RNA sequence: CCAUCAGGAUCGGGAGAAUCCGGGGCAACCCGGUGCCGAAGGAGCAACCGCCCCGGUAAACUCUCAGGCGCAAGGACCGUCCUGACAC
Numbered sequence: 001c002c003a004u005c006a007g008g009a010u011c012g013g014g015a016g017a018a019u020c021c022g023g024g025g026c027a028a029c030c031c032g033g034u035g036c037c038g039a040a041g042g043a044g045c046a047a048c049c050g051c052c053c054c055g056g057u058a059a060a061c062u063c064u065c066a067g068g069c070g071c072a073a074g075g076a077c078c079g080u081c082c083u084g085a086c087a088c
Stems, first nucleotide, its partner, number of pairs: 004085006011079003018034001020033005035069003041065001042063003048056003
């Protein structure tokens, strides 16, 4: 210096699905109902491995508990930058 890993900045990009029905309310929103989405989080499993009863172990897959379905916010992930660790 660079690759990789971890954390950060709250920097840039960032999808999906009813502002549906009823009530309250100026609205935002709150309560109930039905339908829907998956990319916060959470949960589940294959190959493979093991001490082979059983257990370990992955996701952007699956489930939708949670969250979300106007805008906003949030948002996995990607990029950029910073800090630390650390080979060759």
Molecule: Glycine riboswitch aptamer
Organism: Cereibacter azotoformans